Background: This is a predicted structure of an 81-nucleotide RNA (c-di-GMP-I riboswitch aptamer) from a soil metagenome. The prediction has a mean pLDDT of 89.

RNA sequence: GACAAGGGCAAACCGACCGAAAGGUCGGGACGCAAAGCCUCCGGUCUAACGACGAAAGUCUACGAUAGCGGGGUUGCCGAA
Numbered sequence: 001g002a003c004a005a006g007g008g009c010a011a012a013c014c015g016a017c018c019g020a021a022a023g024g025u026c027g028g029g030a031c032g033c034a035a036a037g038c039c040u041c042c043g044g045u046c047u048a049a050c051g052a053c054g055a056a057a058g059u060c061u062a063c064g065a066u067a068g069c070g071g072g073g074u075u076g077c078c079g080a081a
Base pairs, nucleotide, nucleotide: 001078008033009032013028014027015026016025017024018023031068037074038073039072041071042070043069044066045065046064051060052059053058
């Protein structure tokens, strides 16, 4: 990739747990997704514990997070015209 077949994943929200937070895991739930399978290598974004600065308020900071922000890498099911 086709209004094909068989299937898959699961946003918001709710509950429990983990985390300083961002966020994550499990269960429920479906907004969507053809790689919404996997990987932070590049860019972006979010958080700011530790650390630095400050009289304080606070500011800066990723070694944290996001693969459902984009690029890239890698693996893979079905398949007509």